This is a predicted complex of two RNAs, RNase P RNA and transfer RNA, with 438 nucleotides together. Rfam match: Bacterial RNase P class A. Its mean pLDDT, the model's own confidence on a scale to 100, is 77.
[in-house]
């Protein structure tokens, strides 16, 4: 200098005018007006996970269903994050990874090919019979996975011995699986030892392990207004007495947001339709943020200090001007709706850090 | 806030149990006709919304994502 890899930050600042939301104060009977303060994001978004919080006669047991899947750690929790291992890709920095089980069982493997989870089509070899001039030909019976071709995949690979021909049949080396030994906290890694050689697919059914009650701020609490229609159920038995009530049993109905058991409730209990669409709280100090130090490889945690400034409900942030920083800032994506932790997606422009490879120079 | 559905040729739709994608209209060419229409014959056109993965193989299975669309709701 060129080509790349990984990560981070920012998304202008100050001031003035007009307009809008909220809060406080003042004036006003009220409506309202004035003043002061304050007023979106890194993703506020998608709503994909996990929680806080709130409510629900039940949240218990079993089945079903769903989610996750190497190992260790972090965390309130997670399907998130960090570290590490294995596998795959890249010359490298680095990137990707739903990564348990196929010797529990079932299913599937199109086309091609003789044969697809087990196979004799061609070929090779042996025997018998027949033909023929001995090596040849044909038929039958058998052996053989070494050779051929097909395929993603054909009974580990290669060499030697061996054999009628062959074959892990035997041996050396290599590969895989299990055992053993050594290392590591573990996944796992290494090895002169021993045994065996097994198709793939579970993001097919399935098996194993772990977790999961449901609903969601339109939750929920209170005030105000409204206080309508239709339907289902209360059967039955026994006992008591004051004779229409009580008690018990039992059935039925409802809740248990899939089913069964169990549990609970029942004369006012449940289902359903219509109408109402007003207000207050929930609701802004929180697993909070900035800075510094410490522990840790890191995620993260601890301590100290400082700060806290949207809470609307048809829903407020907009427009315009000047100056400054800047190469530039007129610019991108986009706007809170109970609140957090993540994930994912969108994003004009600008800035920074670390590392790799190639070339050149010193 | 909660729950679904759809995306395949220009348009409307099939295919969904993994095995190489079709139907109708439309389009192109030719024939019949003096010409049009119509009929007949032949043909072209698809990265199955996008990205990644599993698999020998993906429209189909899985994950993420984008767009469109439908339904439900508080209280007594």
């Nucleotide at each position: 200098u060129g080509a790349g890899u990984a990560g981070g930050c920012u998304g202008g600042g100050c001031a003035a005018u007009c307009g809008c939301g909220c809060a406080a104060a003042a004036u006003g009977c009220a409506a309202a007006u004035u003043u002061u303060g304050u007023g979106a994001g890194g993703a506020a978004a998608g709503u994909c996970c996990g929680a806080g919080c709130u409510c629900c006669a039940u949240a218990g047991a079993g089945c079903a269903g769903g989610a996750u899947a190497a190992c260790g750690g972090c965390u309130a929790a997670c399907g998130g994050c960090c570290g590490c291992c294995g596998a795959g890709g890249g010359c490298a920095a680095c990137c990707u990874u739903a990564g348990g089980g196929a010797a529990a069982g079932u299913g599937c493997a199109a086309c091609a090919g003789a044969g697809a989870a087990a196979u004799a089509c061609c070929g090779c070899c042996u025997g018998u019979u027949g033909g023929a001039u001995u090596u040849c030909c044909a038929a039958c019976a058998g052996g053989u996975a070494a050779g051929g071709g097909u395929g993603g995949a054909a009974a580990g690979g290669c060499g030697a011995g061996g054999u009628a021909a062959g074959a892990g049949c035997u041996c050396a080396c290599c590969g895989g699986c299990g055992c053993g030994c050594g290392g590591g906290g573990a996944a796992c890694c290494g090895c002169a030892g021993c045994g065996c050689c097994c198709u793939g697919u579970a993001a097919a059914c399935c098996c194993u392990a772990u977790c999961c009650g449901g609903a969601g701020c339109a939750a929920c609490a209170c005030c105000g207004a409204c206080c309508g229609g239709g339907g289902a159920a209360c059967a039955c038995c026994u006992g008591c007495c004051u004779u229409g009530g009580c008690a018990g049993g039992g059935c039925c109905c409802g809740c248990u947001u899939g089913c069964u058991c169990g549990g609970c409730g029942g004369a006012u209990u449940c289902c359903u339709c219509a109408a109402c669409g007003g207000g207050u709280g929930g609701c802004a100090u929180g697993a909070c943020a900035g800075c510094g130090c410490c522990a840790g490889c890191a995620a993260u945690g601890g301590c100290g200090u400082u700060g806290c400034u949207a809470g609307a409900u048809a829903a407020a942030u907009g427009a315009c001007u000047g100056c400054c920083u800047u190469c530039a800032a007129c610019g991108a994506c986009a706007a809170a709706a109970c609140u957090c932790g993540g994930c994912u997606u969108a994003c004009a422009g600008g800035c920074c850090u670390a590392c790799u490879c190639a070339c050149a120079a010193a | 806030c909660g729950g679904g559905g759809u995306g395949u040729a220009g348009c409307g739709c099939a295919g969904g149990u993994g095995g190489u994608a079709g139907c109708g209209c439309a389009c192109u060419u030719g024939a019949c006709u003096g010409g049009g229409g119509g009929u007949c014959a032949a043909g072209g056109g698809g990265c199955c919304g996008c990205a990644g993965g599993u698999u020998c193989a993906a429209g189909u299975c899985c994950u993420g994502u984008c767009a469109c669309u439908c339904c439900g709701a508080c209280c007594a």